[in-house]
RNA sequence: CACCGAUAAUAGCAAACCCGGCGAAAGCCGGCGACGCAAAGCCAUGGGUCUACCGCAUUCACCCGAAUGCCACGACUGCCAGGCCGCCGAA
Repeated sequence: CACCGAUAAUAGCAAACCCGGCGAAAGCCGGCGACGCAAAGCCAUGGGUCUACCGCAUUCACCCGAAUGCCACGACUGCCAGGCCGCCGAA
């Protein structure tokens, strides 16, 4: 230095539930709280997953409108890869 990762040390993050806010929703933000995490630090780049306001199609309806299907331009990195960067040092 690289791989690697302890029942080491130091620091860190924070699932679910609940409360408040934002959003059509998925979800996000704050509080509370710790299930876990050696990248659970950063980037939606590839795959994957979630949602469907708008739009399109079909059907119903006199109209207003409603239902179903499709659709990411909306999300998720705590699903898997990839990229960037980083603390510690037993075997």
Record summary: c-di-GMP-I riboswitch aptamer from a Chloroflexota bacterium, 91 nucleotides, folded computationally. Its mean pLDDT, the model's own confidence on a scale to 100, is 88. It was read from a public genome assembly, where an Rfam model found it.